[in-house]
RNA sequence: GAGUGUAUAGCUCAGUGGUAGAGCAACAACCUUUUAAGUUGAAGGUCCUGGGUUCAAGUCCCAGUACACUCA
Numbered sequence: 001g002a003g004u005g006u007a008u009a010g011c012u013c014a015g016u017g018g019u020a021g022a023g024c025a026a027c028a029a030c031c032u033u034u035u036a037a038g039u040u041g042a043a044g045g046u047c048c049u050g051g052g053u054u055c056a057a058g059u060c061c062c063a064g065u066a067c068a069c070u071c072a
Stems, first nucleotide, its partner, number of pairs: 001071007010024004018055001027041004048064005
C1' cells in the first nucleotide's frame, strides 16, 4: 500500500427492510440458621461515527474510526 472480516445490554453472542432478543453477570423477592445453589420478577440499548436510499434501516449503499486476519 491492497483486500477480507468484525463493531448490537456490564460480558459472550443472536437478529431474512416492518416496535431489538437470549445466555451469563448485577439487582429485588421467595427458599435457607447464614452463604452458595435453586425458583420467580423487574431493570438494563444514541445497534462504532457521519451521510444516503426507503413510507420504514441493527439490516441495503457511501465515507470514516478501532480491532483482527491475508497478501505485498

This is a predicted structure of a 72-nucleotide RNA (transfer RNA) from Diphylleia rotans. Lineage of the source: Eukaryota > CRuMs > Collodictyonidae > Diphylleia. It matches the Rfam family "tRNA". About the family: Transfer RNA (tRNA) molecules are approximately 80 nucleotides in length. The prediction has a mean pLDDT of 82.